RNA sequence: ACAUCUUCGUUGGGAGAACGGGGCGCAUCGUAUGUGUACCUGUGCCGAAGGAGCAACCGCCCCGGUAAACUCUCAGGCAAACGGACCUUCGAAGAUCA
Numbered sequence: 001a002c003a004u005c006u007u008c009g010u011u012g013g014g015a016g017a018a019c020g021g022g023g024c025g026c027a028u029c030g031u032a033u034g035u036g037u038a039c040c041u042g043u044g045c046c047g048a049a050g051g052a053g054c055a056a057c058c059g060c061c062c063c064g065g066u067a068a069a070c071u072c073u074c075a076g077g078c079a080a081a082c083g084g085a086c087c088u089u090c091g092a093a094g095a096u097c098a
Base pairs, nucleotide, nucleotide: 003096004095005094006093007092008091009090012087013086018043019042020041021040022039023037024036025035026034027033028032044078045077046076050074051072052071053070057065058064
C1' cells in the first nucleotide's frame, strides 16, 4: 500500500402506535346535529433517541462482571415537520494485521 474495524462529518433511505370528554372554530334545515382541532383532560397504545433488566459465559460460596433489533416503558412518541436505532455514499482521523 491493500484489507478490516472504530470515531467524526457528510449523501440517500429509514418503522410502529388513538379513541373518548371538555373548550374553541366552522357549516347547517340553528339552541342541536354534523365537522375540524397543533388547547386541556381521561383512558388506551407504540419502540428505533436516551435509560434500565438478564441467558449462556467469566469469576470459586455469598457476592460480582457481562449482549441485542429480546424484555420494561422511566424518558420519548401515536397529523405533517422535526427527531429517529440501523443501513448506505464520500471524506478525515485513529487502531489492528503480514

Overview: This is a predicted structure of a 98-nucleotide RNA (Glycine riboswitch aptamer) from Pacificibacter marinus. The coordinates come from a structure-prediction model, not an experiment, and the mean pLDDT is 77. Lineage of the source: Bacteria > Pseudomonadati > Rhodobacterales > Roseobacteraceae > Pacificibacter.